[in-house]
RNA sequence: GCCGACUUAGCUCAGUGGCAGAGCAAUCCCUUCGUAAGGGAUAGGUCGUGAGUUCAAGUCUCACAGUCGGCU
Repeated sequence: GCCGACUUAGCUCAGUGGCAGAGCAAUCCCUUCGUAAGGGAUAGGUCGUGAGUUCAAGUCUCACAGUCGGCU
């Protein structure tokens, strides 16, 4: 230099253009003499950044940034 994959909650990851989710972690509650385990609830998001397409974008297109891999 060229090519490809990935970027979504604190962590690991789903999400076929139409309300942003799960597990774990956090907080609170129930249960217990107490703890662990178990159950319930709550909170937590500029969907990497910017632009484009569309009535509507996490999703499609382009550029850029970052991470990883391959080729030279």